[in-house]
């Protein structure tokens, strides 16, 4: 190469959170690690806290935003 399997955006619908957003089911936009791990960098939220107010702030989160770590399927030559 080849061919088999794999995960599932948006969007509905529940159910859990303050949120951001996760989780089920449906759905497939796309993915060769879209398998894991918040380690740097970035983004989201802002309940609790500070603050007279605006507003700040991650100990909440995104691994399908970037780099790092780590494990790995099938496979000609």
């Nucleotide at each position: 190469a080849a061919a088999a399997g794999g995960u599932a955006a948006a969007c509905u619908u529940g159910u859990c959170g303050a949120a951001a957003g996760a989780c089920a089911a449906g759905g497939a936009c796309a993915c060769a690690a879209a398998g894991c791990c918040a380690c740097g960098g970035g983004u989201c939220u802002a309940a609790a806290g500070c603050a007279a107010a605006a507003g700040c702030c991650a100990a909440g989160a995104c691994a399908g935003c970037c780099g790092g770590g780590u494990u790995g399927c099938c496979g000609a030559a």

A computed fold for a 77-nucleotide RNA from a soil metagenome, annotated as c-di-GMP-I riboswitch aptamer. Rfam family: c-di-GMP-I riboswitch aptamer. Rfam describes the family as follows. GEMM was predicted in a large-scale screen for bacterial structured RNA regulatory elements. Rfam links the family to the GO term cyclic-di-GMP binding. The sequence is in RNAcentral, with records from MGnify.